[in-house]
RNA sequence: UCGUGCUAGAUGGGGAGCUGGCGGUGCCCUGAACCCGCAACCCGCCUUAGCGGGGUUGAACUCCCCUUCGAGGUCCGGCGCUUCGGGACUGGCGACGAUACGCGGUGUUGAUGGAAGGGUCCCGCGCGGCGGGGAACGGCGAACCCGGUCAGGACCGGAAGGUAGCAGCCGUAAACCGACCUCCCCGGGUGACGUGGGGAAGCCCGACCGGAGCUAGCGACCGGCGACGAGCCGGAGGGUCGCGAUCGACAAGGGGUGCACGG
Numbered sequence: 001u002c003g004u005g006c007u008a009g010a011u012g013g014g015g016a017g018c019u020g021g022c023g024g025u026g027c028c029c030u031g032a033a034c035c036c037g038c039a040a041c042c043c044g045c046c047u048u049a050g051c052g053g054g055g056u057u058g059a060a061c062u063c064c065c066c067u068u069c070g071a072g073g074u075c076c077g078g079c080g081c082u083u084c085g086g087g088a089c090u091g092g093c094g095a096c097g098a099u100a101c102g103c104g105g106u107g108u109u110g111a112u113g114g115a116a117g118g119g120u121c122c123c124g125c126g127c128g129g130c131g132g133g134g135a136a137c138g139g140c141g142a143a144c145c146c147g148g149u150c151a152g153g154a155c156c157g158g159a160a161g162g163u164a165g166c167a168g169c170c171g172u173a174a175a176c177c178g179a180c181c182u183c184c185c186c187g188g189g190u191g192a193c194g195u196g197g198g199g200a201a202g203c204c205c206g207a208c209c210g211g212a213g214c215u216a217g218c219g220a221c222c223g224g225c226g227a228c229g230a231g232c233c234g235g236a237g238g239g240u241c242g243c244g245a246u247c248g249a250c251a252a253g254g255g256g257u258g259c260a261c262g263g
Base pairs, nucleotide, nucleotide: 001263002262003261004260005259006258009057010056011055012030013029014028015027020046021045022044023043024042034054035053036052037051038050063256064255065254066253067252068251072247073246074245075244076242077241078240079239081237082236083235084234085233086232089231090230093226094225096223097222101219102218103217104215105214106213113209114208117205118204119203120202121198122197123196124195125194126193127191128190130187131186132185133184134183135182137178138177139176146171147170148169149168154163155162156161
């Protein structure tokens, strides 16, 4: 150096996720890469490896190491967008309170204040009015069981005479109707009335004292409250940017790696 047969190794790798951790199934990237069984309410391991079974290849294009490149993923940060929530802060809005700075109103034709009176308020009495009831008044009012007079008729009697009494007429009771002039009783959502008493404050009225403020309508300032949610704060989503961080497939370059026999 060549040939034959083997062995280590290889027969895909990576990201996020899951997990105490690792690998796998599932998702994504790379890009072409043996087969079968197992697995998400998971499966298998406990230290660099999916577990179990069966193939292929095999010391180099293929295995191992280093460097470079870098698809892609994840994380962080900035910016603006959408959306959800909050109501601390800034701002605007509303109602309220306070103050008396400005405007206004009011006041020497006398403010706030003071001290008396009267009213408003309460309890009575009288008078009036209104309403109800009664008396009194007018009318009407009984087939018989109300009255008077009782024709006719009836009854008693020898007669004289007597008795009861229907209709009619007259009258009246209860009841009903009317009238409200008079009187009595009762009542009140009763009075431009009279009168007696009570009465804390306020308010009103007319006088008095006194002599300069009073008021709070509007604005400003201040205070707390309410609703809104623009700014603001927090969350989520997707976008974009960063010579940001990290992992990193594929690829490129460099290096490394056996055993036996024979020519």